[in-house]
RNA sequence: GGUCCCAUAGUCCAGUGGUUAAGACAACGCGUUUACACCGCGUAGACAGCAGUUCGAUUCUGCUUGGGACCA
Numbered sequence: 001g002g003u004c005c006c007a008u009a010g011u012c013c014a015g016u017g018g019u020u021a022a023g024a025c026a027a028c029g030c031g032u033u034u035a036c037a038c039c040g041c042g043u044a045g046a047c048a049g050c051a052g053u054u055c056g057a058u059u060c061u062g063c064u065u066g067g068g069a070c071c072a
Base pairs, nucleotide, nucleotide: 001071002070003069004068005067006066007065010025011024012023018055027043028042029041030040031039048064049063050062051061052060
């Protein structure tokens, strides 16, 4: 330098052009306990950024950023 892949919550991981973006761990609260832990219930928390297509974009397209693989 070229080709390709990935980016969703503090972490991991699903998902699909329209319905409340699913789940697990973690955090917090309540219950339980003499207390802690475990356990049960609940709460908050996310689509990397900018444009484009579309009635409508987390999803499709382009660019940027970051990460990775291969070739040279």

Transfer RNA from a Nanobdellota archaeon, 72 nucleotides, folded computationally. The sequence is in RNAcentral, with records from ENA.